[in-house]
Parts: sequence; C1' cells; structure tokens
RNA sequence: GCCGCUGUGGUGGAAUAGGCAGACACAAGGGACUUAAAAUCCCUCGGUAGCGAUAUCGUGCCGGUUCAAGUCCGGCCAGCGGCA
Repeated sequence: GCCGCUGUGGUGGAAUAGGCAGACACAAGGGACUUAAAAUCCCUCGGUAGCGAUAUCGUGCCGGUUCAAGUCCGGCCAGCGGCA
C1' cells in the first nucleotide's frame, strides 16, 4: 500500500431484501418478604431539559439517499486477520 471482518447501554449482546433502537442476560438502584440476611418476587435502569406530564438527542466520526437509516452509498478513525 491492497483486501476482508468488526465497532450498538455500565458489561455481554439482539434487531439486516430500510419501518417503534436497545430484545434477552448480567451488573446497578428502589420496594415486598425476613428478627436480620441470603434466596425469591415486583418495579426502574442511554444522554440532556423539566417538579412532572413530556420534549429533544442518541448505534465509532462526518456527509449523502429516503416519508423513514443500526441497516443502503461516499469519506475518515480504531481494533483484528490476510496479501504484498
């Protein structure tokens, strides 16, 4: 230098002929139960603003296509592998 694969919450990891982003699990927080705890059960769990209802942003980064992009297209970055 060239080619391929990968990049999504706190962690692992789903979602692909474009259609509610974050299923499921773990971790974490709150509650129930208990004399207390463990176990079990219930709820919450990306960021920002707000007392709240809610609004808005969010899939490595920057653009593009589209009514709509994690997904398609272009450029770039990082990791891994291969070739030279």
The RNA shown here (transfer RNA) has 84 nucleotides and comes from a Clostridia bacterium. Its Rfam family is "tRNA". NCBI's taxonomy places the organism under Bacteria, Bacillati, Bacillota, Clostridia.